Overview
The prediction has a mean pLDDT of 80. This is a predicted structure of a 72-nucleotide RNA (transfer RNA) from a marine sediment metagenome. It matches the Rfam family "tRNA". Rfam classes the family as a transfer RNA.
RNA sequence: GCGGAGUAGAGUAGUGGUCAGCUCAGGAGGCUUUGGUCCUCCAGGUCGCGGGUUCGAAUCCCGCCUCCGCUA
Numbered sequence: 001g002c003g004g005a006g007u008a009g010a011g012u013a014g015u016g017g018u019c020a021g022c023u024c025a026g027g028a029g030g031c032u033u034u035g036g037u038c039c040u041c042c043a044g045g046u047c048g049c050g051g052g053u054u055c056g057a058a059u060c061c062c063g064c065c066u067c068c069g070c071u072a
Base pairs, nucleotide, nucleotide: 001070002069003068004067005066006065009024010023011022012021017055026042027041028040029039030038048064049063050062051061052060
C1' cells in the first nucleotide's frame, strides 16, 4: 500500500423502513425421588469510535481505531 472483519458472555444472521434476530452459555419455573434430557419464560446490544447523506442508517459515504490476510 491492497483486501477482509468488528452486532449480547461466546459464536453468528441481518441487500435503507416489521420491536436488531438465532444457537450456546446465564437466571427463574415446569418435568424428575435426584441429576441429566426436554418444555416455558426472563435478563443481557447505546450494532468498534466520530462525522455525513436521507423523512428514515447495523446497512450507503468519509475519517479514525483494533484484528486477520496479501504484496514489496